The prediction has a mean pLDDT of 81. Transfer RNA from an Acidilobaceae archaeon, 75 nucleotides, folded computationally. Its Rfam family is "tRNA". Rfam links the family to the GO term triplet codon-amino acid adaptor activity. Rfam describes the family as follows. Transfer RNA (tRNA) molecules are approximately 80 nucleotides in length. The sequence was found in a public genome assembly.
[in-house]
RNA sequence: GGGGCCGUAGUCUAGCCUGGCUAGGAUGCGGGGCUUGGGCCCCCGUGAUCCCGGGUUCAAAUCCCGGCGGCCCCA
Numbered sequence: 001g002g003g004g005c006c007g008u009a010g011u012c013u014a015g016c017c018u019g020g021c022u023a024g025g026a027u028g029c030g031g032g033g034c035u036u037g038g039g040c041c042c043c044c045g046u047g048a049u050c051c052c053g054g055g056u057u058c059a060a061a062u063c064c065c066g067g068c069g070g071c072c073c074c075a
Stems, first nucleotide, its partner, number of pairs: 001074007010027004020058001028046006051067005
């Protein structure tokens, strides 16, 4: 330099192809129950500029363009 894949709560991740209700789940954290106490378990709650900017659209995590970052392959 060329090509491909990826970026979503503190962490991991689904959804993206085929646009549509308040972005779902696990874990973590807080409170309660249970326990002599703790763990496990159960209940409730909490947490996301969906990497950044722009475009298309009634509507964008999703489609398009540019940029940034990471990984892999080729040179």